[in-house]
Molecule: transfer RNA
Organism: Patescibacteria group bacterium
RNA sequence: GCCCCCAUAGCUUAAUGGUGAAGCAGCUCCCUCUUAAGGAGAAGAUUGCAGGUUCGAGUCCUGCUGGGGGCA
Numbered sequence: 001g002c003c004c005c006c007a008u009a010g011c012u013u014a015a016u017g018g019u020g021a022a023g024c025a026g027c028u029c030c031c032u033c034u035u036a037a038g039g040a041g042a043a044g045a046u047u048g049c050a051g052g053u054u055c056g057a058g059u060c061c062u063g064c065u066g067g068g069g070g071c072a
Base pairs, nucleotide, nucleotide: 001071002070003069004068005067006066007065010024011023012022013021018055027041028040029039030038048064049063050062051061052060
């Protein structure tokens, strides 16, 4: 230098182009002498950045950034 893959909540992952879902963690409550375990509940995302296509984009297209891999 060229090619391929990945980027969604603190972490790990979902989501046919049509209102973004869960597990764990964290928070509140119950239980307990206390902690752990257990039970209940609520909250948490401008979907890496900038554009484009579309009535509508996490999803399709382009560029960039970051990470991983391959070739030279």